[in-house]
Overview
The prediction has a mean pLDDT of 83. Predicted 3D model of a 1369-nucleotide RNA (small-subunit ribosomal RNA) from an uncultured bacterium. The sequence is in RNAcentral, with records from ENA.

C1' cells in the first nucleotide's frame, strides 16, 4: 500500500468481508529455562480463622515479678530498702497518614488557568517575650454488690505535664474616634490613643528535652470564579427559598447557607427542566494526521467504607479496622439482654467463560510513638502459584550418497521425504552433578530475599517442539476415503463418483514456547468526509412564497483593539512518549540529562483583513416619470354553439349499441324531422416549442378595481441587500361539513355480454360527486425528478414583449422562452449564459436493501387521515447508467412447399414393421419433440445373442513370453441333450545341423468383460441450415464492457455486386473449381452398330466386310448478360437474336463461427471405477417373434379412370461360379429332372403401367383378400415355439374415413414395373437406386412457423419453456 464480492461483460453508486494493530483477557492442542511486570473486568454478594494501629514508666500513682543487702524470727516466711523488668488505669501524641474499592455522582466532581483584600494549618523552622503563686477532684485500688454475658452499680482512698481560679502581657484579640500611604467597590497596610480581654507542665542522666503568647515561613487544606469532556426533543417549558435586596443568625471564611420582612424575578432552541449512562485526569491502544475508542496496573484529585441519618473528640473527620440512633442480615443468650461489620493481607463460599499463598521479613525504603535503645507496620521488601503478557536462550554444530532402509506417489522409468538419518569429528548455552559464593549496610549491626545471582570443575549429543494453515482474497499440493452425505465456511462459496475447499496420509508454508479460535477496541472505511462526501437519473432540494432570530455582506477615510499576528513572563506535577548517554552479559526492564507537553494566563506592540464607533460614496436595493404587452387576481353583467328535457305539429317500424350481440327505449307512435320555451354546465375556430403567475394554476365578450414584470429616462435615498431555523399565508385533484344548484359526464350500484371464471376491459341504465356560497383538510410522477440569491465563462439558429435608427430590410440593445453546440463537467446518457461548467452565501435534505414511512408517543383534524417517526429480525446485496446478446401478441425491409392455389395421401379398416405399457423365467440393450418410433437392424429358427434355465472349465474360448514332449490328424466306439469325460488302432516336416515350423502343455506374468459412466473422452453423427452468415490484423471512436469496419442507398439466390463512407485490408462461409446429365467435334471401333455392298436363313448383324450412324469411353468445344434495343450514375434490371441450352440450364458431392452437457462407452478407440471357480468362457434348450390395450411408419383396399381373361409393344441400372440358367421334358404350379452358354457391351436374369378384343354392370359384387382347413415344393443338422413359396377350398373388416395432419412447384407430384446389397432360406410391404406413363397450381404474402438484416422497449442473460407476485400446502 490494498483486496474479495451484485454483472453475460462493464463502468459507478454502495454495503458487507479480509489482510495490520492491540488486550487486566477466556478457551482447544501443546509445553525446556530464565529475567522483568501483571492476576475477581462478574455479586459495593455474605463473610469462618488468623494478622492489619500503636507507642511513651524520661508525665502519673499503683500493682507483680527477678537480684542484691538489712531487720524480724515459728530458717522459710514475713516486713523493709535499692537497682532491674513487666504494664491494666491516668496522661500525652498518633487512629483524618498509609491500606482498599469504584457504588454513587453529569457535579466547581474532576483537568486547566486565576482569585481569596473572604480563610484555617497539629508536628517541622526563624524572630521576640515568658513559666510566679494556689486549689479542688478522679480513674486505678480496695470493700460490698447486680447480671448468664457484655458491662455495670454504690461508698471509701490518691497521683500527675489531667482540670480549675489568681497573678504578669513586649506582641495579640475586641470597642471607639484619628492621621499618612495604597489599592480594585466593600476596603488594605502602618502610626500614635483610650477602654476592656486572654498564658503556661514538667521531667532529667544536667547534656537536654518539653510548655505558654505572638508574628513569619514552610506544609497541607477551605472557599469563588472564566473555560473545556457523554447521549436522547418521540423531554420544551423549569423554579417558591425559587431570582435579588437591606437586615440578623451561623461558620476558619464570602454567601438564602439559615431566619424574618420587601421586590418580583431566575434558567432556557447557544438546549433549561427531565431521562439514560458515567468516577475524571496524567496517560493507553490505534491512526500519516485530524480523530476514534479507552481510563486495568502506576500516578495526581474526587467519593465511599452493611444501607441511611447524626454529631461528639480534635489543628485537622461528621471518622475502613471511633461513638449514638434507625433499616436489614449474622451470631451468642439462663430469654431478661448483648456482639458485630474483610471496597486492609492471607483466605472460605457463592457468582461466573475467568483471576494466586490462610507464605517469609521489618534486613532495605518509608510511616507512628519514643530522649534513645527500641516497639508497631499484610505500607512495603521478598518469596509461591499461573505462558496471563513482554524480552532473551536452548532442543546442537561441521562434514556425511550406497542418494539407505521406510513411507507417499508413480506414466512402473523413476520422483519425493533427502544431506534429512545412519556414520565420522567438534561443542557444552539450558537442565542435572560437584566446589566456591556476593553486592545490596549509609551507622557500633545481627540480610527475609538465600546457599539465591554468579564464578569454577568434570560429564553425557544426551533430557528439551509444537500448533495452524495449503480453493481465491493469501505463502503453501498430491494420493486415497466419503458421494448435496458426513462435514466445512471470515466473505465468495465448496461437497449430487475422478473434491487441490469434507475426512485421513505424504508432502509443503507459516508462526514458534507457544499457535490458533472466540470477545473487544482502532485502523483499512474519503462508510458521518474539520482536514476529506453528496443530493435531475443511484440514498438524498422543503409543494410554493412572505418573513423573525440567526449566517454572510457593495466602495473610500478616520479612531479602538475584540477576533488576529509577533516577542517576553508564569504555568502546563512526577511517571509516559522523543532524543542522547548509563547499568543489568545483551534485550525486555532500571537510571540520568535533555527535548516534548501544540494548552491557559499575564504582559508589551502592530493594524492589512474580519469586528465595533465616528463621518462619507453610488456601481447593489428600493423609488419618481413616460410606454406599451399580457388566459395575472377578484366582482358584476351579457353572448351564441351544442346536449338533455317539455309541449305542439309531420310520420311509420323500428332506434339504439358492438368485434358481434343483449339488457334498454317503441304500435301508450319511439328513432327521424320541424317550431317555439326552460334548465345547468363549459367556452370551438382564433390556439402556437405564444403569454401571465412565486408555485398550484389562469382561455367567449364587456365594465370597474387590485397586483406583478418590462422597457427608456437617470429625479430621489443612500447599502436600506441576500438567505432564512422556528412562524406566517397560498396551495391541483378527490374528500369532509352547512345550505344552494343539478343539463351533460360518471365513482358506488343494477342489468347485458366476454371469460374456465370476470367482483374487470364492452354496452344500456345511474346515485353521491362534478357546479355555487361559506368553513375544513394540506397532500400529488405538487416533476425541469434539478432550493434561493450574485458573478464569471466560445458560438449558431427561431420566437414574445420593448427601445433605437439613415425606417418596413439587415445589423444592434434590454427582458422573456425554445433548439443545436465549444471549452468545462459528468458513472454514462447527457448538460452546457435558463449549466447539472468555474466562484461566493444561506437555508433544506442523505449515509446499503427488506422490516417501514409500518408501530408506539406526541401535534393537528369533524373524520378519512396528516406531519413527526423508531426497533426486534432479516440479506449480501439493492441500485443507476450503459453493452452484447436472446426476447416482444413492437416497427420496417427480405427469403422459404411457410400460407394461400392445387394434386395426392395421414387419422376410419385389415395385415406388415416399429415403439410405449402390460406380460414374462427371460422377453438383452441402445434411441423417445422438431432432429426416437420399417431407428442402430443392409436381413433374431440354431449361430448372431449381449437375456432367462439346465450342465460344463477356471492361466481360462482367443493372442503373447519361457521351461519340457512330439506329433497333429485320420478310422472306429462307451456314456451324455451337448459341451465335455473317457478307450482301441495308425501317425511329423525343413534344416545351413546351431534350430526352425506346427501341435501338447505343468507353473508364472499376461487375459477377459455388449459390466457402470457418451455428464471424464477421442472418434464419428444429427439439428438449426446449404440459413448467409461468423471472424480477425491495423487504424479511428469509448474510462470500460464494446463499437466502428459488417451500418446506409441500391442490387442480388448469396456480406453477390456497387456506390457512398474513419475506416482500409485480410480469413472462414457464398460463388466457382469436382462428378452426372442435355447438344456437339475429335480419337478409337470388340463382345456395341449395320447406311452402303456382297453371301445367306422361315426368320434374326447370321455371315464376309464397313466404323458413316446409335452406342461406348476418353480428350475438347459450348453459355460469359458475349451482342441488340430500352433502364439505370454503376452494379444490375427489363425484352429481343441467336443456340441443344439463358441469365446459379437441372441434379449431386461440398454443411463457416457456433448452438442443443443432442446421440453413441453396444462399431471401434480411451481415463477412471467395478467382476476374476466369475459381471469371464462353452454347451444343449428357451427368449429377442408373448397381447387386453396406445401411438408412429407403411402395404393392400373399398373398385368402372376398375376386376377378370386372352392378345401384343417399348427400358434403364444392375447381378451372377458352392452363381445366373437358355433350351428340352415332368407337374394345374410352387418346384424337380436332363442339358448349352457365360466369371460376362458376348451368356444369363427379365418389365408393368400402355395398347387391342371380349365380359362384368354399382352389388359387400367377378370389388378386396384376412382368417382358417387341406395337399404340396424348397432351403436348412433342424422349419412345433418361429421361415418362404405354390395348388384347391374357405371369403373377414371395408362403401374413401372426426378433430387435425403430411409430401410436392416439372420429367416434379401421382402412377407403373425392374434392379441390388444383407442372405444357407426369409418374415423385404423396410432401405439404396433404375427407368416407364406422366399432371394440376402459385392471386399474392393479411395471417400460422422457421429464418435473414435494420431499428426500439426490457426488471430476461439458464437468455419467455425467461423473470416474476398472490393464494393454499
Nucleotide at each position: 500500500a490494498g483486496a474479495g464480492u451484485u454483472u453475460g461483460a462493464u463502468c459507478c453508486u454502495g454495503g458487507c468481508u479480509c489482510a495490520g494493530g492491540a488486550u487486566g483477557a477466556a478457551c482447544g492442542c501443546u509445553g525446556g529455562c530464565g529475567g522483568c511486570a501483571c492476576g475477581c473486568u462478574u455479586a459495593a454478594c455474605a463473610c469462618a480463622u488468623g494478622c492489619a494501629a500503636g507507642u511513651c514508666g524520661a508525665g502519673c500513682g499503683g500493682a507483680g515479678g527477678u537480684u542484691a543487702g538489712a531487720a524480724g524470727c515459728u530458717u522459710g516466711c514475713u516486713u523493709u530498702u535499692a537497682a532491674c523488668c513487666u504494664u491494666a488505669g491516668c496522661g500525652g501524641c498518633g487512629g483524618a497518614c498509609g491500606g482498599g474499592u469504584g457504588a454513587g455522582u453529569a457535579a466547581c466532581a474532576c483537568g486547566u488557568g486565576g482569585g481569596u483584600a473572604a480563610c484555617c494549618u497539629a508536628c517541622c523552622u526563624c524572630a521576640u517575650a515568658c513559666a510566679g503563686g494556689g486549689g479542688g477532684a478522679u480513674a486505678a485500688c480496695g470493700u460490698a454488690u447486680a447480671g448468664a454475658a457484655a458491662u455495670g452499680u454504690a461508698c471509701g482512698c490518691u497521683a500527675a505535664u489531667a482540670c480549675c481560679g489568681c497573678a504578669u502581657a513586649a506582641g495579640c484579640c475586641u470597642a471607639c474616634a484619628g492621621a499618612a500611604u495604597g489599592g480594585c467597590a466593600u476596603c488594605a497596610u502602618u502610626c500614635a490613643g483610650u477602654a476592656g480581654g486572654a498564658a503556661a507542665a514538667a521531667c532529667u542522666c544536667c547534656g537536654g528535652u518539653g510548655g505558654u503568647a505572638u508574628g513569619a515561613g514552610a506544609u497541607g487544606g477551605g472557599c469563588c470564579c472564566g473555560c473545556g469532556a457523554c447521549u436522547g426533543a418521540u423531554u420544551a417549558g423549569c423554579u417558591a427559598g425559587u431570582u435579588g435586596g437591606g437586615g440578623a443568625g451561623g461558620u476558619a471564611a464570602c454567601g438564602g447557607c439559615u431566619c424574618a420582612c420587601c421586590a418580583a424575578g431566575g434558567c432556557g432552541a447557544c438546549g433549561a427542566u427531565c431521562a439514560g449512562u458515567a468516577g475524571c485526569c496524567g496517560g493507553u491502544c490505534u491512526g500519516a494526521g485530524a480523530g476514534g475508542a479507552u481510563g486495568g496496573a502506576c500516578g495526581g484529585c474526587c467519593a465511599c467504607a452493611u444501607u441511611g441519618g447524626g454529631a461528639c473528640u480534635g489543628a485537622g473527620a461528621c471518622a475502613c479496622g471511633g461513638c449514638c440512633c434507625a433499616g436489614a442480615c449474622u451470631c451468642c443468650u439462663a430469654c431478661g439482654g448483648g456482639a458485630g461489620g474483610c471496597a486492609g493481607c492471607a483466605g472460605u463460599g457463592g457468582g461466573g467463560a475467568a483471576u494466586a499463598u490462610u507464605g517469609c521479613a521489618c534486613a532495605a525504603u518509608g510511616g507512628g510513638g519514643g530522649a534513645a535503645a527500641c516497639c508497631c507496620u499484610g505500607a512495603u521488601g521478598c518469596a509461591g502459584c499461573g505462558a496471563u503478557g513482554c524480552c532473551g536462550c536452548g532442543u546442537g554444530a561441521a562434514g556425511g550418497a550406497a542418494g539407505a532402509a521406510g513411507a507417499a506417489u508413480u506414466u512402473c522409468g523413476g520422483u519425493u521425504c533427502g544431506u534429512a538419518a545412519a556414520c565420522u569429528u567438534c561443542u557444552a548455552u539450558c537442565a542435572g552433578c560437584a566446589a566456591g559464593g556476593a553486592a545490596g549496610a549509609a551507622c557500633u549491626u545481627a540480610g527475609a530475599c538465600a546457599g539465591u545471582a554468579c564464578u569454577u570443575g568434570a560429564c553425557u549429543a544426551a533430557g528439551c517442539a509444537g500448533c495452524c494453515c495449503c480453493g481465491g482474497c493469501u505463502a503453501a499440493c498430491u494420493a486415497c476415503g466419503u458421494g448435496c452425505c458426513a462435514g466445512c465456511a471470515g466473505c465468495c462459496g465448496c461437497g449430487g463418483u475422478a473434491a487441490u475447499a469434507c475426512g485421513u496420509a505424504g508432502g509443503g508454508g507459516g508462526c514458534a514456547a507457544g499457535c490458533g479460535u472466540u470477545a473487544u477496541c482502532c485502523g483499512g472505511a474519503a462508510u458521518u468526509a474539520c482536514u476529506g462526501g453528496g443530493u435531475g437519473u443511484a440514498a438524498a432540494g422543503g409543494g410554493u412564497g412572505c418573513g423573525u432570530a440567526g449566517g454572510c455582506g457593495g466602495c473610500a477615510c478616520c479612531g479602538c483593539a475584540a477576533g488576529u499576528c509577533a516577542g517576553u513572563u508564569g504555568u502546563g506535577a512526577a511517571a509516559c512518549c522523543c532524543c542522547u548517554g548509563a547499568g543489568c552479559u545483551c534485550a525486555a526492564c532500571u537510571c540520568a540529562g535533555g527535548g516534548c507537553u501544540u494548552g491557559c494566563a499575564a504582559u508589551u506592540g502592530a493594524a492589512a483583513c474580519u469586528g465595533c464607533g465616528g463621518a462619507g460614496c453610488u456601481a447593489g436595493a428600493g423609488u419618481a416619470c413616460a410606454g406599451g404587452a399580457g388566459a395575472g387576481g377578484a366582482a358584476a353583467g351579457c353572448g351564441g354553439a351544442a346536449u338533455u328535457c317539455c309541449u305542439a305539429g309531420u310520420g311509420u317500424a323500428g332506434c339504439g349499441g358492438u368485434g358481434a350481440a343483449a339488457u334498454g327505449c317503441u304500435u301508450a307512435g319511439a328513432g327521424a324531422u320541424c317550431a317555439u320555451a326552460c334548465a345547468g354546465a363549459a367556452c370551438a375556430c382564433c390556439g402556437a416549442u405564444u403569454g401571465c403567475g412565486a408555485a398550484g394554476g389562469c382561455a367567449g365578450c364587456u365594465u370597474a378595481c387590485c397586483a406583478a414584470a418590462c422597457u427608456a429616462u437617470a429625479u430621489c435615498u443612500g447599502a436600506c441587500g441576500u438567505u432564512g431555523a422556528g412562524g406566517c399565508a397560498c396551495g391541483a385533484a378527490a374528500g369532509c361539513g352547512u345550505g344552494g344548484g343539478g343539463a351533460g359526464c360518471a365513482a358506488a350500484c343494477a342489468g347485458g355480454a366476454u371469460u374456465a371464471g370476470a367482483u374487470a376491459c364492452c354496452c344500456u341504465g345511474g346515485u353521491a360527486g362534478u357546479c355555487c356560497a361559506c368553513g375544513c383538510a394540506g397532500u400529488a410522477a405538487a416533476c425541469g425528478a434539478u432550493g434561493a440569491u450574485a458573478g464569471c465563462u466560445c458560438g449558431u439558429u427561431g420566437u414574445c414583449g420593448g427601445c433605437g435608427a439613415u425606417a418596413c430590410a439587415c445589423a444592434g440593445u434590454c427582458g422573456g422562452u425554445g433548439a443545436c453546440u465549444u471549452a468545462g463537467a459528468g458513472a454514462a446518457a447527457u448538460c452546457g449564459a435558463u449549466a447539472a461548467g468555474c466562484u461566493a452565501u444561506c437555508c433544506a435534505c442523505c449515509u446499503g436493501g427488506g422490516g417501514a414511512g409500518u408501530a408506539c408517543g406526541u401535534u393537528c383534524g369533524c373524520a378519512a387521515g396528516a406531519a413527526u417517526g423508531a426497533a426486534a429480525c432479516u440479506c449480501a446485496a439493492a441500485g443507476g447508467a450503459a453493452u452484447u446478446g436472446a426476447c416482444g401478441g413492437g416497427g420496417g425491409c427480405c427469403c422459404g412447399c411457410a400460407c394461400a392455389a392445387g394434386c395426392g395421401g395421414a387419422g376410419g379398416a385389415a395385415c406388415a414393421u416399429g415403439u410405449g405399457g402390460u406380460u414374462u423365467a427371460a422377453u438383452u440393450c441402445g434411441a423417445u419433440g422438431a432432429u426416437a418410433c420399417g431407428c442402430g437392424a443392409g436381413g433374431a429358427a440354431c449361430c448372431u445373442u449381449a437375456c432367462c434355465c439346465g450342465g460344463g472349465c477356471u492361466u481360462g474360448a482367443a493372442a503373447g513370453u519361457u521351461a519340457g514332449c512330439g506329433a497333429c490328424g485320420g478310422a472306429c466306439u462307451u456314456g451324455g441333450a451337448a459341451a465335455c469325460a473317457g478307450g482301441u488302432c495308425u501317425u511329423c516336416c525343413c534344416u545351413u545341423c546351431g534350430g526352425g515350423g506346427c501341435g501338447c502343455g505343468a507353473a508364472a506374468c499376461u487375459a477377459g468383460g455388449u459390466g457402470c459412466u457418451g455428464c471424464a473422452u477421442g472418434g464419428u453423427u444429427g439439428u438449426c441450415g446449404u440459413c448467409a452468415g461468423c471472424u480477425c490484423g491495423u487504424g479511428c471512436c469509448g474510462u470500460g464492457a464494446g463499437g466502428u469496419g459488417u451500418c446506409g442507398g441500391g442490387u442480388u439466390a448469396a456480406g453477390u455486386c456497387c456506390c457512398a463512407u474513419a475506416a482500409u485490408g485480410a480469413g472462414c462461409g457464398c460463388a466457382a473449381c469436382c462428378c452426372c446429365u442435355a447438344c456437339u467435334g475429335a480419337u478409337a471401333g470388340u463382345u456395341g452398330c449395320c447406311a452402303u455392298c456382297a453371301g445367306g436363313u422361315u426368320a434374326c448383324g447370321c455371315u464376309g466386310g464397313g466404323c458413316a450412324c446409335u452406342c461406348u469411353a476418353u480428350c475438347g468445344g459450348g453459355a460469359c448478360u458475349g451482342c441488340c434495343u430500352c433502364u439505370g450514375u454503376a452494379a444490375g434490371g427489363a425484352g429481343g437474336a441467336g443456340g441443344a441450352g439463358g441469365g446459379u440450364g437441372g441434379g449431386g458431392a461440398u454443411g463457416a463461427c457456433g448452438u442443443c452437457a443432442a446421440a453413441u462407452c453396444a462399431g471401434c478407440a480411451c481415463g477412471g471405477c467395478c467382476c476374476u471357480u466369475a459381471c469371464g468362457u462353452c454347451c444343449g434348450g428357451g427368449g429377442c417373434g408373448a397381447c387386453a390395450c396406445a401411438c408412429g411408419u407403411g402395404u393392400u383396399a373399398c373398385a368402372a379412370u376398375g376386376g377378370u381373361a386372352g392378345g401384343u409393344a417399348c427400358a434403364g441400372a444392375g447381378g451372377g461360379c458352392a452363381g445366373c440358367c437358355a433350351c428340352c421334358c415332368a407337374g394345374c404350379g410352387a418346384u424337380g429332372g436332363g442339358g448349352a452358354g457365360c466369371a460376362a457391351a458376348u451368356c444369363u436374369c427379365g418389365a408393368a403401367a400402355g395398347c387391342c378384343u371380349a365380359u362384368c354392370u354399382c352389388a359387400g359384387u367377378u370389388c378386396g383378400g384376412a382368417u382358417u382347413g387341406g395337399a404340396g415344393g424348397c432351403u436348412g443338422a433342424a422349419a412345433c415355439u418361429c421361415g418362404c413359396c405354390u395348388c384347391c377350398a374357405u371369403g373377414a373388416a371395408g362403401u374413401u374415413g372426426g378433430a387435425u395432419u403430411c409430401g410436392c412447384u416439372a420429367g416434379u407430384a401421382a402412377u407403373c414395373g425392374c434392379g441390388c446389397a444383407u442372405c444357407a432360406g426369409c418374415c423385404a410391404u423396410g432401405g439404396c437406386g433404375c427407368g416407364g406413363u406422366g399432371a394440376a397450381u402459385a392471386c399474392g404474402u393479411u395471417c400460422c412457423c422457421g429464418g435473414g438484416c435494420c431499428u426500439u422497449g426490457c426488471a430476461c442473460u439458464c437468455a419467455c419453456c425467461g423473470c416474476c407476485c398472490g393464494u393454499c400446502a